[in-house]
Context: one part of a larger RNA
Molecule: large-subunit ribosomal RNA, domain III
Organism: Syntrophothermus sp. DTU052
């Protein structure tokens, strides 16, 4: 040169008033405007690890400012038999007693074990905080085990139990279309509550808002699946009444049995609910009160459904559960009441300023929900709930 050039990170957008304060374009509140709306809303996994809430602060961080903050200081906050994981099971893979191999280190691997991204497995609705909730509270349930009581069965003429053993189930591909439902949505002149002020008119089929609710228990529907009984047997490494094979009888669109959404009843004399709405000192739309809840249309990628039909490339395992005996065997079963119920996670962000990108970075990030009008549609445009106007 010069406090000059350039930059201030998506062109979704701000404006006004009031408040606080030493100080306000930037913090708080209100009104108006704008943007997203298969998202820029909501839930959740990973990851982060206090960032959450309250009070205070104003050095630095914040691309300006700052009274504000994911910053600094202090205090507080995460509550479980039934949610996720463990005290259950196994997959790939890993470890690996003995063992085999190898100068050594070590490599491989049997038994066995570990290991969810899978299997099994008992809870729903509502309320509440400044911050937690299927965890607290309220109500209604369910599971396992223990104790007691009642009733019944049994004690060698043996009830029951029962394998680390046998069998079944668990148990699975891809494609396709149809049916029955539900969630959700919409309409209403039905029902309920509130309003009906101003101006020319409007008490009317007026306007606005709202028109619900779980698990569980009982009944079992649309539908799906399936023969039953007797006798025999050298198979299932022993045994078997189980499974398998053979024969006979009965029966076949059936009955019976198994399964099965939804629905109905109950749960509910409960909850929630538009709206109404105090007192009070300092903490109000708070405490408290609380109506209607019906009919019709539409309609899922959700449920029945691991269904059904078709096809060839022929589509995990183990536990669990059922059953069978070997065996064990003196108590067992049902109901009711009472009791017991361990360890870890649980705050908050989570398409993002809190994760991965050196940054409060126009990038990346698995799954679920995802409303209305128009539309084939999750496209696109406008909107609801909700969230934002991107820190000059």
């Nucleotide at each position: 040169g010069a406090g000059u050039a350039a930059g201030c990170g998506a062109g979704a957008a701000g404006g006004c008033a009031g408040g606080u304060g030493a100080g306000a374009a930037u913090c708080c509140u209100g009104c108006c405007c704008g943007c997203c709306g298969u998202a820029a809303g909501c839930c959740u996994a990973a990851g982060g690890u206090u960032u959450c809430c309250u009070g205070g602060g104003g050095a630095a961080g914040g691309c300006u400012c700052g009274u504000c903050c994911g910053c600094c200081c202090a205090g507080g906050g995460u509550a479980a038999g039934c949610c996720g994981g463990g005290a259950c099971c196994u997959a790939a893979g890993c470890c690996g007693a003995g063992g085999c191999c190898g100068a050594a280190a070590g490599g491989c691997g049997u038994a066995g074990g570990c290991g969810a991204u899978g299997g099994a497995g008992a809870a729903u609705c509502g309320g509440u905080u400044g911050a937690g909730a299927a965890u607290c509270c309220g109500a209604u349930g369910c599971c396992a085990c223990c104790u007691u009581g009642u009733a019944c069965c049994g004690a060698u003429u043996g009830a029951g139990u029962g394998a680390u053993g046998g069998g079944g189930u668990g148990a699975c591909g891809c494609a396709g279309g149809a049916g029955g439902g539900u969630a959700g949505g919409c309409g209403a002149g039905g029902c309920g509550c509130a309003c009906g002020g101003u101006u020319g008119g409007a008490a009317g089929g007026g306007u606005g808002c709202g028109u619900c609710c779980a698990a569980g228990c009982u009944c079992g529907u649309a539908g799906g699946g399936u023969g039953u009984g007797a006798g025999g047997c050298a198979g299932g490494c022993a045994a078997a009444u189980c499974c398998g094979c053979c024969u006979c009888a009965c029966g076949u669109g059936a009955a019976g049995c198994c399964u099965g959404a939804g629905g109905a009843g109950u749960g509910a004399c409960g909850g929630g609910g538009a709206g109404g709405g105090a007192a009070a000192u300092u903490g109000a739309g708070u405490a408290c009160c609380g109506a209607a809840g019906u009919c019709g249309c539409u309609g899922a990628c959700c449920c029945c459904a691991u269904a059904c039909u078709g096809c060839c490339a022929a589509g995990a395992a183990a536990a669990g559960c059922c059953u069978c005996u070997a065996g064990c065997g003196a108590g067992g079963u049902a109901c009711a009441a009472g009791g017991u119920g361990c360890c870890c996670g649980u705050a908050c962000c989570g398409c993002a300023a809190a994760c991965c990108g050196a940054c409060a970075c126009a990038g990346g990030u698995a799954g679920g929900c995802g409303a209305g009008g128009a539309g084939a549609g999750a496209a696109u445009c406008c909107u609801a709930a909700g969230g934002c106007g991107c820190g000059c």